[in-house]
This is a predicted structure of a 73-nucleotide RNA (transfer RNA) from a Longimicrobiales bacterium. Model confidence (mean pLDDT): 83 of 100. It matches the Rfam family "tRNA". Rfam classes the family as a transfer RNA. The RNAcentral record of the sequence draws on ENA. The source organism's lineage runs through Bacteria, Pseudomonadati, Gemmatimonadota, Longimicrobiia and Longimicrobiales.

RNA sequence: ACGUCCGUAGCUCGGUCGGUAGAGCAGCCGCCUGAUACGCGGAAGGUCGUUGGUUCGAUUCCAACCGGGCGUA
Numbered sequence: 001a002c003g004u005c006c007g008u009a010g011c012u013c014g015g016u017c018g019g020u021a022g023a024g025c026a027g028c029c030g031c032c033u034g035a036u037a038c039g040c041g042g043a044a045g046g047u048c049g050u051u052g053g054u055u056c057g058a059u060u061c062c063a064a065c066c067g068g069g070c071g072u073a
Base pairs, nucleotide, nucleotide: 001072002071003070004069005068006067007066010025011024012023013022019056028042029041030040031039049065050064051063052062053061
C1' cells in the first nucleotide's frame, strides 16, 4: 500500500431482513449470616467509533475518515 473482518454498558458479548437496545460478569443498594463467602432481589449504567448521505424513521443500508485483528506484497 492493497484485501478482509471487527468497533454496542467498566469487561465479554447478543441484537436482521430499518420502527428507537438487551444479557452475563464487575461495581452500588437490600435480604440472608454472629460476621464473611455463596445464594436471592432491586436500582443504576449506552450520544451503538466519528462525520455525512438515503429514509417519515438508521446500531441496522451507503460513503469517507479514526482505531484494532488477520492475510498478501